[in-house]
RNA sequence: GCCCUCGUAGAGAAAUGGUUAACUCGCCGGAUUCCUAAUCCGGAGAUUGUCGGUUCGAGUCCGACCGGGGGUG
Numbered sequence: 001g002c003c004c005u006c007g008u009a010g011a012g013a014a015a016u017g018g019u020u021a022a023c024u025c026g027c028c029g030g031a032u033u034c035c036u037a038a039u040c041c042g043g044a045g046a047u048u049g050u051c052g053g054u055u056c057g058a059g060u061c062c063g064a065c066c067g068g069g070g071g072u073g
Base pairs, nucleotide, nucleotide: 001072002071003070004069005068006067007066010025011024012023018056027043028042029041030040031039049065050064051063052062053061
């Protein structure tokens, strides 16, 4: 250089082109407890790597670029 693959909340990780982007852990508040832990209830937190394109509609399809991993002369 070329090819493949991945990039979604603090971490992990779903979502057939179509409702308000799940879920787990963590975080915050409450209940319970003598106090912690555990458990239960509630809540906040996402420019879906960036820029453009296709479409009535894009996390999803297409292009370029950026970053991680792998392959290859």
Overview: This is a predicted structure of a 73-nucleotide RNA (transfer RNA) from Microdochium trichocladiopsis. Its Rfam family is "tRNA". It is annotated as a transfer RNA. Gene Ontology term of the family: triplet codon-amino acid adaptor activity. The same sequence occurs in records of 3 taxa. The RNAcentral record of the sequence draws on ENA and Rfam.